[in-house]
Description
This is a predicted structure of a 96-nucleotide RNA (Glycine riboswitch aptamer) from Ruminococcus difficilis.
RNA sequence: ACGGCACUCCGGAGAAUCCCGAUCGAUCGGGUGCCGAAGGGGCAAGCGCGCAGUUUUGCGCGUCAAUCUCUCAGGCAAAAGGACGGAGCUUUUUGA
Repeated sequence: ACGGCACUCCGGAGAAUCCCGAUCGAUCGGGUGCCGAAGGGGCAAGCGCGCAGUUUUGCGCGUCAAUCUCUCAGGCAAAAGGACGGAGCUUUUUGA
């Protein structure tokens, strides 16, 4: 110097304001149906090792990604949260 993390601001989807009881509400207990983008689990090629084979192959084990997949967790009006993205310099402009 560049980049990353943290932090700040902005944007940010999906799915029952479901039923019963308690309850002012938040929430708690039970039931049914759903969502995937906090977090978490799983998987490919490739690579490594081993065994077998011998015109460059097969099998086993390990490692191994996601916005894929699972739906444990979380969520299903608003709020909050939210993967991910942008900015967090200067100048100009009435202002944005």

The organism belongs to Ruminococcus, within Bacteria. The prediction has a mean pLDDT of 80. Of the family's consensus pairs, 85% are formed in the model.